Predicted 3D model of a 74-nucleotide RNA (transfer RNA) from Ceratodon purpureus. It is recorded under the gene name tRNA-Ile-AAT-12-1. It matches the Rfam family "tRNA".

RNA sequence: GCCUUCUUAGCUCAGCUAGUCAGAGCGUCGUGCUAAUAACGCAAAGGUCACAGGUUCGAUCCCUGUAGAGGGCA
Numbered sequence: 001g002c003c004u005u006c007u008u009a010g011c012u013c014a015g016c017u018a019g020u021c022a023g024a025g026c027g028u029c030g031u032g033c034u035a036a037u038a039a040c041g042c043a044a045a046g047g048u049c050a051c052a053g054g055u056u057c058g059a060u061c062c063c064u065g066u067a068g069a070g071g072g073c074a
Stems, first nucleotide, its partner, number of pairs: 001073007010026004019057001028044001030042003050066005
């Protein structure tokens, strides 16, 4: 330099090539249980879906560019 994959909650990751509210597990906070802690039950908070632009009535999803991370070729 070229090709390719990825970027979604604090962490690990789902999300069918577009539709009415974006989710899970772990973690955190609260609460129940307990003499107390853990475990377990219940409930809550937490998101500019990397960033910018485009297409569309409508974008986490499609297209382009930028940034970051990984892999391959030379």